[in-house]
Context: one part of a larger RNA
RNA sequence: UUGGGCGUAAAGGGUGGGUAGGUGGUCGUGUUAGUCAGAUGUCAAAUCCUUCGACUCAAUCGAAGAACUGCAUUUGAAACGGCGCGACUCGAGGCGGUGAGAGACCAGUGGAAUUCACGGUGUAGUAGUGAAAUGCGUUGAUAUCGUGAAGAACACCAAAGGCGAAGGCAGCUGGUUGGCACCGAUCUGACACUGAGCCACGAAAGCGUGGGGAGCGAAUGGGAUUAGAUACCCCAGUAGUCCACGCCCUAAACGAUGCACACUAGGUAUAGGGAGAAUCGACCCUCUCUGUGCCGUAGCUAACGCGUUAAGUGUGCCGCCUGGGAAGUACGAGCGCAAGCUUAAAACUC
Numbered sequence: 001u002u003g004g005g006c007g008u009a010a011a012g013g014g015u016g017g018g019u020a021g022g023u024g025g026u027c028g029u030g031u032u033a034g035u036c037a038g039a040u041g042u043c044a045a046a047u048c049c050u051u052c053g054a055c056u057c058a059a060u061c062g063a064a065g066a067a068c069u070g071c072a073u074u075u076g077a078a079a080c081g082g083c084g085c086g087a088c089u090c091g092a093g094g095c096g097g098u099g100a101g102a103g104a105c106c107a108g109u110g111g112a113a114u115u116c117a118c119g120g121u122g123u124a125g126u127a128g129u130g131a132a133a134u135g136c137g138u139u140g141a142u143a144u145c146g147u148g149a150a151g152a153a154c155a156c157c158a159a160a161g162g163c164g165a166a167g168g169c170a171g172c173u174g175g176u177u178g179g180c181a182c183c184g185a186u187c188u189g190a191c192a193c194u195g196a197g198c199c200a201c202g203a204a205a206g207c208g209u210g211g212g213g214a215g216c217g218a219a220u221g222g223g224a225u226u227a228g229a230u231a232c233c234c235c236a237g238u239a240g241u242c243c244a245c246g247c248c249c250u251a252a253a254c255g256a257u258g259c260a261c262a263c264u265a266g267g268u269a270u271a272g273g274g275a276g277a278a279u280c281g282a283c284c285c286u287c288u289c290u291g292u293g294c295c296g297u298a299g300c301u302a303a304c305g306c307g308u309u310a311a312g313u314g315u316g317c318c319g320c321c322u323g324g325g326a327a328g329u330a331c332g333a334g335c336g337c338a339a340g341c342u343u344a345a346a347a348c349u350c
Stems, first nucleotide, its partner, number of pairs: 004321003007304002012318001014201004021194003025088008034080001035077008049065006091191001092188003095184005103177007110154001114150008125136002162169002206247006215241002220236004258317006266295011299306002323350003332343004
């Protein structure tokens, strides 16, 4: 390489948009460098295969045939594929009508709590722990009442719930805006799927500039513990956490499960929509579409388990794996302010 694989053994790209490429619905028609059939030429000899023969046999050697599955020319076929033309509507998209939602961004705003400041009451403790101590407190703390300020996060509702491509998203109100589901079957007429490069987004931490700083809190200081304690526990506490703008681009970025389509028992719960019967109307009930869970049939799996949200049965396209260590490292290159990231070996060793 062929092959075999990728939930947990090595292996799904963090996620999306999308170029090239690969793949592609139904009917008709034309054509054909794919495809199929015939003919002709060629495909050296040896080798291989079959038959026959020669050395007593075999190896070996000789003869004939077949084959060398290829290439070229030519004649034909038109199912499949390609290309051209015409048509279609079930794929895809548009339109109309409803609907749910922490989807995103911007602005405003609310209450609880916390801390601080000032004032009142009040007096000796308070805080903390396994126990303590450091700490705070007679310059009046803790507790309690009033007033004010600040920053950050939004109890209950809340759910196995919802939305988003992923990261992720939660007080309330307004504005701007993206996506989705259902119903109708009104329009376009294959416009589709995937997607190397490419582009965009991408938790936390970190970086730059300027703000902000209540609580928490790497580092750091102190108190304990201990043989020691550069920790776990306690008292403090800087960066950071927050905002604006610009970078970084990683993760157990996980469903450790790429995307799309088709097919293959059910049961149950829940979210959103539609229809039916019933009802004054609604609820309940039945059917159905879309989503989210649990259980489970066939089947699959090394087992665990998966099981119409597949890890079942198939098709298309992309990414990735190939013993452990060395190593996600060195070197080179690209990117970055840096930290570093991406790409990515070998010697050697077991």
Annotation:
This is a predicted structure of a 350-nucleotide part of an RNA (small-subunit ribosomal RNA, central domain) from a Candidatus Moraniibacteriota bacterium. It matches the Rfam family "Bacterial small subunit ribosomal RNA". Its family is annotated with structural constituent of ribosome and ribosome in the Gene Ontology.